Predicted 3D model of a 350-nucleotide part of an RNA (small-subunit ribosomal RNA, central domain) from a Candidatus Yanofskybacteria bacterium. The organism belongs to Candidatus Yanofskyibacteriota, within Bacteria. The sequence was found in a public genome assembly. Its mean pLDDT, the model's own confidence on a scale to 100, is 86.
Context: one part of a larger RNA
RNA sequence: CUGGGCGUAAAGCGCAAGUAGUCGGUUUUUGUAGUCCAACGUUAAAUCUCACGGCUUAACUGUGAGACCGCGCUGGAAACGCAAGAACUAGAGCAUGUCAGAGGUAAGCGGAACGUGCGGUGUAGCGGUGAAAUGCAUUGAUAUCGCACGGAACACCAAAAGCGAAGGCAGCUUGCUGGGGCUUUGCUGACGAUCAGUUGCGAAAGCGUGGGCAGAAAAAAGGAUUAGAUACCCUUGUAUUCCACGCCCUAAACGAUGCAGACUAGCUAUCGGGAGCAUCGACCCUCUCGGUGGCGCAGCUAACGCAUUAAGUCUGCCGCCUGGGAAGUACGGCCGCAAGGCUAAAACUC
Numbered sequence: 001c002u003g004g005g006c007g008u009a010a011a012g013c014g015c016a017a018g019u020a021g022u023c024g025g026u027u028u029u030u031g032u033a034g035u036c037c038a039a040c041g042u043u044a045a046a047u048c049u050c051a052c053g054g055c056u057u058a059a060c061u062g063u064g065a066g067a068c069c070g071c072g073c074u075g076g077a078a079a080c081g082c083a084a085g086a087a088c089u090a091g092a093g094c095a096u097g098u099c100a101g102a103g104g105u106a107a108g109c110g111g112a113a114c115g116u117g118c119g120g121u122g123u124a125g126c127g128g129u130g131a132a133a134u135g136c137a138u139u140g141a142u143a144u145c146g147c148a149c150g151g152a153a154c155a156c157c158a159a160a161a162g163c164g165a166a167g168g169c170a171g172c173u174u175g176c177u178g179g180g181g182c183u184u185u186g187c188u189g190a191c192g193a194u195c196a197g198u199u200g201c202g203a204a205a206g207c208g209u210g211g212g213c214a215g216a217a218a219a220a221a222g223g224a225u226u227a228g229a230u231a232c233c234c235u236u237g238u239a240u241u242c243c244a245c246g247c248c249c250u251a252a253a254c255g256a257u258g259c260a261g262a263c264u265a266g267c268u269a270u271c272g273g274g275a276g277c278a279u280c281g282a283c284c285c286u287c288u289c290g291g292u293g294g295c296g297c298a299g300c301u302a303a304c305g306c307a308u309u310a311a312g313u314c315u316g317c318c319g320c321c322u323g324g325g326a327a328g329u330a331c332g333g334c335c336g337c338a339a340g341g342c343u344a345a346a347a348c349u350c
Base pairs, nucleotide, nucleotide: 004321005320006319007304008303012318014201015200016199017198021194022193023192025088026087027086028085029084030083031082032081034080035077036076037075038074040072041071042070048066049065050064051063052062053061054060091191092188093187094186095185097182098181099180103177104176105175106174107173108172109171110154114150115149116148117147118146119145120144121143125136126135162169163168206247207246208245209244210243211242215241216240220236221235222234223233258317259316260315261314262313263312266295267294268293269292270291271290272289273288274287275286276285299306300305323350324349325348332343333342334341335340
């Protein structure tokens, strides 16, 4: 390089935007460095293939023809590709009207629970466990009532539900703001698809500076358990969890399934929109577009299973895999405050 692959066997980058590159809708005109046809020249000989010969045969070898890799030049073709021009609307985008939503961000507000402080009532236990003990409590605990303060999270609604590119998003209200569905015609006229590099976003934990700290809780301490118990259980408890700003950049970042487009039986549930039918109106019903699920045919699959949300049938583009271990390690480089991340071998061994 070719080939075969990537749901679970090795393999889809965590997600997106997008540059170079690659690929690209319909009709038509012109051209022809891609493409195709023909002639000529060249491609030394040997080698290779075929036919016929020569050594008794074969190897070997002679003669002839052909093939292979092309290249040059001349003439021609114009379907495809490309280039230039013209036109189109089915892709893409914009506009109109309308709709749903935990999409993002900032501020304000709320109730329950919890903890603490103060005060009232009240008295001997409370707490905890398999059982206990450590612990708390007559300086009055636990329980209960009232008041105040504090931080974090938002029961019910709640759903196979919704939104978002992914990570993710849930009390209520308001400001600002992103994306999407449907609908009608109107507008632009291929403006598109994918994307190496690049850039941005990216749970949790962790790091820096400052704040905050109710509950929970690595570490730590004590009590138990046990042969031991650096654990599981219990009592405490710091970092952390929360906020602001700045880093880190990983994950079973999962649908373990890259993105875009086309085509290929259905049934059913549900969310959002539209049209029709119906109606006073709404519901119901029918059709349709977009999403989310269940089942299932053809087909696919090693099987499991997938099956119009494909893992079916095709096209374009990117990423990745190539026996196990050593190893996602060493070395080097880049990034980081650090922790470490990204890139990424070999010896050796089975």